[in-house]
Formats: sequence, C1' cells, structure tokens
RNA sequence: CUCUUAUCAAGAGCGGCGGAGGGUAACUGGCCCUGCGAAGUCGCGGCAACCGGGGAGAGGCUACGGCCGAACCCGCCAGGUGCUAACCCCAGCUCCGGUGAAAAACCGGGGAAGGAUGAGAG
Repeated sequence: CUCUUAUCAAGAGCGGCGGAGGGUAACUGGCCCUGCGAAGUCGCGGCAACCGGGGAGAGGCUACGGCCGAACCCGCCAGGUGCUAACCCCAGCUCCGGUGAAAAACCGGGGAAGGAUGAGAG
C1' cells in the first nucleotide's frame, strides 16, 4: 500500500514545549473550536474492551483418557493497539415519507460512496 471482515449516537483531560491555525483523504457549502493559546510534540492521567489474558460454560466431538467451545462476566501482577469537543460536527450521490402549485425550498428517515480504528491475509 492492497484485499477481507467487525465496529463507528456511548465514554474519557490536565500540564510542559510550541506558536496560528484546526474540526483526519481532497474539494465545496454550512456550522463550530481557537491568543482565556490551534496544529504538532512530550509527560502524566483517563475511557473503551478490538486483539491478548482470566472466569464461565449453552452446545459439539470422543479411541471414554479427554478435546473443542457460543452467550455472558472481569480492566487485568508495567500485555498489543486505539481513543480522550460537537454522530465520522452536518451536508454533497441515491431512495422513501411529510409540507408545498412545484422537478424549488424546507423537515424526517434509509442506503451508497468516502473515512477512521481493530483483527486477519497478501
């Protein structure tokens, strides 16, 4: 980097350095954060529970010795990642419903595309 797959409305901040941008593909339009200090970076906390670990045991297999093992529970003697404003901040493409004279506009909802993170594969 590519592919597969799961999840994405919950949750969790302070300090040092740093200096003007940021909201994680890009772009556009909104809206928002920001000199009461953005991005980035370092330290220490915290959240969560994907992987790992522990417990549990529906159920399955068995050469009857055992073996495998879903739900669920535990934050876990320095375990591997991730995350720590707002839904992935919202919209952009498409479909359905409502208001409407309307293919305008607005409101509500579903899907797609894109993205993020984990796990596995190349």
A computed fold for a 122-nucleotide RNA from Verrucomicrobium sp. 3C, annotated as SAM riboswitch aptamer (S box leader). Of the family's consensus pairs, 92% are formed in the model. The prediction has a mean pLDDT of 82. The source organism's lineage runs through Bacteria, Verrucomicrobiia, Verrucomicrobiales, Verrucomicrobiaceae and Verrucomicrobium. Its Rfam family is "SAM riboswitch aptamer (S box leader)". From the family's description: The SAM riboswitch is found upstream of a number of genes which code for proteins involved in methionine or cysteine biosynthesis in Gram-positive bacteria. It was read from a public genome assembly, where an Rfam model found it.